[in-house]
Parts: sequence; structure tokens; C1' cells
RNA sequence: CCCGCGGUAGCCUAGCCUGGGAGCGGCGGCGGACUGUAGAUCCGCAGGUCCCCGGUUCAAAUCCGGGCCGCGGGA
Repeated sequence: CCCGCGGUAGCCUAGCCUGGGAGCGGCGGCGGACUGUAGAUCCGCAGGUCCCCGGUUCAAAUCCGGGCCGCGGGA
């Protein structure tokens, strides 16, 4: 320098192809049940500029362009 993949909650991760109510699943946090206490188990709740900027569109996490960061491959 070129190519590919990825960036979504405190952490991991689905959703993206096929645009429309952001949270599918797990861990963690908080509250409750249970327990002598805690753990385990069960129930509930909170938490977001969807990496950044711009474009398309009535409407963008999703499509397009540019950039940043990470991983892999090639030279």
C1' cells in the first nucleotide's frame, strides 16, 4: 500500500442481506420471593448519540460515500 471481516447496554452477542415499534440470548447491576445469613433457584426492573461525518429516503443500526479503531490475509 491492497483485500476481507468486525465496532449495537458495564462485558460478550443477535438483529443488517430484505429500511419502519432498538435489545434476541447470556454475564453483570438493582429490587423482591426463598434462606438464620450468603450462595443457588425463581420473578421483576433499569441501562442506548447502534464508532464518527456526510448522502439517499417520508423514514437509516440496516442502503451508499469518506474517515477512525480492532482482527485476519496479501504484497